[in-house]
Annotation:
A computed fold for a 62-nucleotide RNA from uncultured Collinsella sp., annotated as transfer RNA. Rfam family: tRNA. It is annotated as a transfer RNA. Its mean pLDDT, the model's own confidence on a scale to 100, is 82. RNAcentral records the identical sequence in 2 taxa. The sequence is in RNAcentral, with records from MGnify.
RNA sequence: AUUAGCUCAGUCGGAUAGAGCAGGGGACUUCUAAUCCCAAGGUCGACGGUUCGAAUCCGCCA
Numbered sequence: 001a002u003u004a005g006c007u008c009a010g011u012c013g014g015a016u017a018g019a020g021c022a023g024g025g026g027a028c029u030u031c032u033a034a035u036c037c038c039a040a041g042g043u044c045g046a047c048g049g050u051u052c053g054a055a056u057c058c059g060c061c062a
Stems, first nucleotide, its partner, number of pairs: 002062001005021004014052001024038004045061001047059003
């Protein structure tokens, strides 16, 4: 250090978990590219603990 397929944000604990890229659909175009729009995609490394509440704190493992 471990959060979406990839790169990362989120650290004061407050609740519906985000961005960019990639992939999917659409608009535009004679076609492609570019651009724009839409939707999808996550058991936040595993397991415990604390707490009304944990991605966020503690322990342990990988």